[in-house]
RNA sequence: AGAGUUUGAUCUGGCUCAGGAUAAACGUUUGCGGCGUGCCUGAUGCAUGCAAGUCGAACGCCCCAAUUUUUCGCAAGAUUGAUUGGGGAGUGGCGAACGGCUGAGUAACACGUAAGUAACCUGUCCCUAAGUGGGGGAUAACUUGCCGAAAGGCAGGCUAAUACCGCAUGUGCUGGUAAGCGACAGCUUAUCAGUAAAGCUUUUGCGCUUGAGGAGGGGCUUGCGUCUGAUUAGCUAGUUGGUAGGGUAAUGGCCUACCAAGGCGAUGAUCAGUAGCUGGUCUGAGAGGACGACCAGCCAGACGGGGACUGAGAUACGGCCCUGACUCCUACGGGAGGCAGCAGCAAGGAAUUUUGCGCAAUGGGCGAAAGCCUGACGCAGCGACGCCGCGUGGGGGAUGACGGCCUUCGGGUUGUAAACCCCUUUUCUAGAGGAAGAAAUCUGACGGUACUCUAGGAAUAAGUCUUGGCUAACUACGUGCCAGCAGCCGCGGUAAUACGUAGAAGGCGAACGUUAUCCGGAUUUACUGGGCGUAAAGCGGGUGUAGACGGUUUUUUAAGUCAGUUGUGAAAUCUCCUAACUCAAUUGGGAGACUGCAAUUGAUACUGGAGAACUUGAGGGCAUCAGAAGAAAGCAGAAUUCACGGUGUAGCGGUGAAAUGCGUAGAUAUCGUGAGGAAUACCAGUGGCGCAAGCGGCUUUCUAGGAUGCUCCUGACGUUGAGGCCCGAAAGUGUGGGGAGCGAAACGGAUUAGAUACCCGUGUAGUCCACACCCUAAACGUUGAAUACUAGGUAUAGGGGGUAUCGACCCUCUCUGUGCCGAAGCUAACGCUUUAAGUAUUCCGCCUGGGGACUACGGCCACAAGGCUAAAACUCAAAGGAAUUGACGGGGGCCCGCACAAGCAGCGGAGCGUGUGGUUUAAUUCGAUGCAACGCGAAGAACCUUACCAGGGUUUGACAUGCUUAAAGUAGAAACUCGAAAGAGGGACGAUCUGUAUCCAAUCAGGAAUUUGCACAGGUGCUGCAUGGCUGUCGUCAGCUCGUGCCGUGAGGUGUUAGGUUAAGUCCUGCAACGAGCGCAACCCUCGUCGCUAGUUAAUUUCUCUAGCGAUACUGCCCGUAUAACGUGGAGGAAGGUGGGGAUGACGUCAAGUCAGCAUGGCCCUUACAUCCUGGGCUACACACACGCUACAAUGGGUGAUACAACAGGUAGCAAAAGAGCGAUCUGGAGCCAAUCCAAAAAAUCAUCCUCAGUUCGGAUUGCAGGCUGCAACUGCCUGCAUGAAGUUGGAAUCGCUAGUAAUCGUAGAUCAGCAUUGCUACGGUGAAUACGUUCCCGGGUCUUGUACUCACCGCCCGUCACACCAUGGGAGUUGAUUUCGCCUUAAGUCAAAAUGCUAAAAUAGCUAUUGCCCACGGCGGAAUCAGCGACUGGGGUGAAGUCGUAACAAGGUAACCGUAGGAGAACCUGCGGCUGGAUCACCUCCUU
Repeated sequence: AGAGUUUGAUCUGGCUCAGGAUAAACGUUUGCGGCGUGCCUGAUGCAUGCAAGUCGAACGCCCCAAUUUUUCGCAAGAUUGAUUGGGGAGUGGCGAACGGCUGAGUAACACGUAAGUAACCUGUCCCUAAGUGGGGGAUAACUUGCCGAAAGGCAGGCUAAUACCGCAUGUGCUGGUAAGCGACAGCUUAUCAGUAAAGCUUUUGCGCUUGAGGAGGGGCUUGCGUCUGAUUAGCUAGUUGGUAGGGUAAUGGCCUACCAAGGCGAUGAUCAGUAGCUGGUCUGAGAGGACGACCAGCCAGACGGGGACUGAGAUACGGCCCUGACUCCUACGGGAGGCAGCAGCAAGGAAUUUUGCGCAAUGGGCGAAAGCCUGACGCAGCGACGCCGCGUGGGGGAUGACGGCCUUCGGGUUGUAAACCCCUUUUCUAGAGGAAGAAAUCUGACGGUACUCUAGGAAUAAGUCUUGGCUAACUACGUGCCAGCAGCCGCGGUAAUACGUAGAAGGCGAACGUUAUCCGGAUUUACUGGGCGUAAAGCGGGUGUAGACGGUUUUUUAAGUCAGUUGUGAAAUCUCCUAACUCAAUUGGGAGACUGCAAUUGAUACUGGAGAACUUGAGGGCAUCAGAAGAAAGCAGAAUUCACGGUGUAGCGGUGAAAUGCGUAGAUAUCGUGAGGAAUACCAGUGGCGCAAGCGGCUUUCUAGGAUGCUCCUGACGUUGAGGCCCGAAAGUGUGGGGAGCGAAACGGAUUAGAUACCCGUGUAGUCCACACCCUAAACGUUGAAUACUAGGUAUAGGGGGUAUCGACCCUCUCUGUGCCGAAGCUAACGCUUUAAGUAUUCCGCCUGGGGACUACGGCCACAAGGCUAAAACUCAAAGGAAUUGACGGGGGCCCGCACAAGCAGCGGAGCGUGUGGUUUAAUUCGAUGCAACGCGAAGAACCUUACCAGGGUUUGACAUGCUUAAAGUAGAAACUCGAAAGAGGGACGAUCUGUAUCCAAUCAGGAAUUUGCACAGGUGCUGCAUGGCUGUCGUCAGCUCGUGCCGUGAGGUGUUAGGUUAAGUCCUGCAACGAGCGCAACCCUCGUCGCUAGUUAAUUUCUCUAGCGAUACUGCCCGUAUAACGUGGAGGAAGGUGGGGAUGACGUCAAGUCAGCAUGGCCCUUACAUCCUGGGCUACACACACGCUACAAUGGGUGAUACAACAGGUAGCAAAAGAGCGAUCUGGAGCCAAUCCAAAAAAUCAUCCUCAGUUCGGAUUGCAGGCUGCAACUGCCUGCAUGAAGUUGGAAUCGCUAGUAAUCGUAGAUCAGCAUUGCUACGGUGAAUACGUUCCCGGGUCUUGUACUCACCGCCCGUCACACCAUGGGAGUUGAUUUCGCCUUAAGUCAAAAUGCUAAAAUAGCUAUUGCCCACGGCGGAAUCAGCGACUGGGGUGAAGUCGUAACAAGGUAACCGUAGGAGAACCUGCGGCUGGAUCACCUCCUU
């Protein structure tokens, strides 16, 4: 300090991550120690033990022990008194109000801070003044009796005090009165009245009473600070104040009576929610944000609620009374209890410890003291809960062991890691010693602990998470959108670095991960430090209140501001320095800081307050000017419609085309007259006016604003403006008018698959007027108002000035408005730019991811429609802006192409052939599927092919390689048997080839077979979406890119665009581009012309032919046009503008095609998915499509005669002559390894018949008889005879072709035993028509434009309906909680009244009963708020491929959108007004050059 994620990049914007932290929890793991820390949830309930007692030096009694004493007794012993010690309960004193726990309540003087208290109190303690005389009556304990289960109680009797009560005294104090002093407060003096005390001890004394002071503690009051909500806006009757009284330690409505009507509140009262506050803690650069465990200060609470008593102090955690809930005991009558003390239990919960030791230390209570008590505290125990420290060994050790994993099989890695050698002992174990903590004696729980020494032995000690990016770290196997992962993006659909496992690696390490929460990153609430034209965001406009801000000069003040000083800001914490534990954590000491508050003394520039002045801001005056500015009244002409009348006749009207409609009852058209309503052509203009909405004929009246000039007056009077108030298009509402045209709704006609629409015909509300509402718009410049400053140019509207003798025009200067262009600057970019979106200031409004949601609920407004204000649950990781590349458009411009047009011939109809789909089948093998599959793979399925089916066989295999085994009657193998064959059996017979070499030896090496076993073979099995290679297609279209430079934040652009030109990104010119590459063209082949050379056939050779080498054509020449490129025409020439044809296919697109041509990764099968064989199938057949052939005839058919080719092929071949047969064909075999032979063209031409018909057209189909090939012919081809179907030129639609082309005619070849006169590939013969042209269809190129597309229009995407799930609103009601009002009842209790009672002292006492006020709980009724449930219901969100349409994005096919109203299954449609955030074309205006 950033990173990931929308997109290819930038911006905005959210989401997520990396860091730190925690009173944590969970998972895995765990050696030691130190210091901390440990119920965050149920302020839920609690068994048991302990946590507050102490004093005999305040007091009496009882008991025990010891000593001593008295009396009795022979003794045992009994008894009395005294002393000492101990125990027990009681009276009395002090304490129990501290300490300890908790955080429920509390938004408050509760807390923090700074003050006040002259409005107060204070036990114990300290200092000080004075006093402590003399009396009295009780009472508990105890005893007797009674009641009760108990708890306990009642009555009679005895007794003490530092318990209680009088009397005296009065330093004093309190109260009254009077005088004096004092600014107040108060002080002083005099006088009257009232008012104290307690003793114990014998020591050093401790107490008691009345005062004064102090210290410490407390009460009360005040300024400031202290969470959220306005969908809480009004609250308040003791309420605010006064007087009098009461009450309190004390002020005060604290309480009561009376009087007044106040008090609080947008600077947020009241209400609701949440919360103990602080020092501080965590985080952060800081400012801030979040938190308030432990420690410390304050507050509050003690089972829930209420109450007082005692006391110095409580409204009292371990006290009391009452009430309620709960628990326990009970003899059922009645009683007892309060762990939010320490342990502990139960429960809740993700979750939080021992029913430990000790008062040794520190502190507290009581006591004169010894001492006692102390779950405060000191320690120990448990928990890796946190922080800190230590260890799990150190050095050496490579041929780099074994094992694991990977592998390209070579190796790599684990890895100096291990083993092994040497060493050490922190830790561990054992043994020995052994503290400080203790102060002036005694006293150590911790603890035989820390620590020290000795011995032993590497011994006792490593995990966890991750490895796609962010983010350090990668491979294999398994899995196959499954299982799973995931913080975000996302991963997984058969080669997963993302799942699981393994190996390896990385991080941290006694821990590591996960979850939760807080801060940070987040400048993502912006004070530091953000924004609002288009991303979220300027109120529709004005006026103006509060508030905020405010011109120039001067005087004063000193509130803000600044400086100094003082006080305070507790300690701890924090920072720095330093010290003690071996270090650290931890702890001690010193300093700083604590940014604050208050007081005080100064300063006076600025701001503020007060005073005085000024004129430039603002306003006024006078003069002039323009205007659709507003309101009211009147008037005018054109047009539409209607009515009446005339003329006139059959149509009119309407549309893309029609129809509905009107019209012979006379329309439309035309003329005249009249009626009525609405709106004002031209002028008219990015012209004017107005705050905005808005305003348009003319005239009049009334009213408002603005501009200019003069610089005359006032003298800061200003700017902005939360609330408030006013205005506010269209639509809509109410009442009453009006109603010509237009026209939601409605009706009808069309269109359509449908058409609740677009189009047409009617037409109601409405549109108009008056009055009253509504208050919203894309109310937009999507740009709040005001002021100042910052280059210009130009146009336009309204004024003023200068020059010129006056004056107009021109020119020029200036003020105010309205536009355009443009510099600096700004902006994410687009763009804005003196009319700012620039530079600054002031004030207001608004924004904080998308959806849910311009919504719900609540409130306010409205007659209604509805408006204003305005959430949450839930859900997504985006939504969005501007610009860029492409693609697309039923956008535009330009250009090209047999693309259309102009032509020729077809296809689509028939029959047949072939292919495909479908169906069928045991199988009908597989692939190809718009163009770019369908006479395609297949250049040839009877067997084979063959991959398919049925059946029968084989298993190292039909085929390859290696190792291994075996092999002389061995390998092999005839006849024969079974069999469909394959194969099985059988076994006569029956084998050793070639080469080399010598030292040993008689073999060795190589080759070819056979055999056993193991490796392996084999697979037309799958994946063309894992691939190579090849191919198709756009397209032989003219494009596709790069280097450097330049422009841009960037994607990217420029070059490659522009003007011409071309078949062409072909060339030229211009240009921030200059060059280059792949394509184009050329080079290559072929045809055409010529020359040269050579040549077989058949004798010759000029030609021709064949095959080789060359030449020729280049816009070279002429002509015209503005330069060039180029173009038009011409000459010459065989050929003229790439001469014709071919080969040649840029970057790329289609996950195009092919794993079945071949190759190949991965997966799968291995007595089978391999392999062999026989037979069948690929040839099926209601049907559909595609490509062809033959035809339908006379430009023809039949018959006869007779001409003219080229390319190719041929020895398992082509085959002649001759002969046979009607013929296919057969016999035959000359010739030919080919310019030699095979070898014959057909259409054409001539002659003749047929004469327009289902025919002498057409030949399908069928029957019979033959031929050929072949192992095999039912299914192949051919021949002959016979038969003679459909068909008479083909609907919608559609294909090819621009010249030797189409059309037509035949010929050859490949494949091949045979099978193609119909396919394919070639060859030649005959040989046309037409092209005006680019409007349209299709395809392509280029420029531009729009876009919500980029998987790119086969795109994207909207709404209803159906289904599932989720949260939520309404809902008859119902349940609960909280708060509150009124009434009823009223416990305990304080206070008040008063007396029928009791009581010993004394009295105006006390107790008790009664009454009254207040009052907790309770009851009744009402209200408000919140929450739960709720039949049914509304919309919303999310879901895989559901249904219906296609609303939006392109002019999205009716431009979209906003407001409003009506309508409709739905998206939506229509009316009215508005807007551009609409494409295109034209015109106008303006600007630039």